[in-house]
RNA sequence: CACUUAUCCAGAAAGACUGAGGGACGGGCCCGUUGACGUCUUGGCAACCCUAAAAACCCUGUAGGGUGCCAACUCCCGCUGCCAAAGCCAUUGGGGCCGAGGCGGAAAGAUGAGAU
Numbered sequence: 001c002a003c004u005u006a007u008c009c010a011g012a013a014a015g016a017c018u019g020a021g022g023g024a025c026g027g028g029c030c031c032g033u034u035g036a037c038g039u040c041u042u043g044g045c046a047a048c049c050c051u052a053a054a055a056a057c058c059c060u061g062u063a064g065g066g067u068g069c070c071a072a073c074u075c076c077c078g079c080u081g082c083c084a085a086a087g088c089c090a091u092u093g094g095g096g097c098c099g100a101g102g103c104g105g106a107a108a109g110a111u112g113a114g115a116u
Stems, first nucleotide, its partner, number of pairs: 003114006013042005021031003025078004043070003047067006054060001074108001079105005087097003
């Protein structure tokens, strides 16, 4: 790097340093010198993994540790299925085009664990 798998609508501060961009990518829309992003310190959240005692049928929380995370639903959409307002065309019979918006499934991404 690629692979397998689970989760992703909740939750989480402050200070210092730096200095212009940042939110994966594209399009949006946001955040940013009232200093973002990044790094460090302390604090916190709690998803996965490990350990300990209690328990020991099931279940459960607690403490410590390893990663992770602490703007916005993974910020929204991006492929696809279904429903579909308004508008347009036709109306010799109850149709066609287009499609704001809504509900799903994927893809991609992020994190943990596993294996290699």
A computed fold for a 116-nucleotide RNA from a Cryomorphaceae bacterium, annotated as SAM riboswitch aptamer (S box leader). It matches the Rfam family "SAM riboswitch aptamer (S box leader)". About the family: The SAM riboswitch is found upstream of a number of genes which code for proteins involved in methionine or cysteine biosynthesis in Gram-positive bacteria. Model confidence (mean pLDDT): 80 of 100.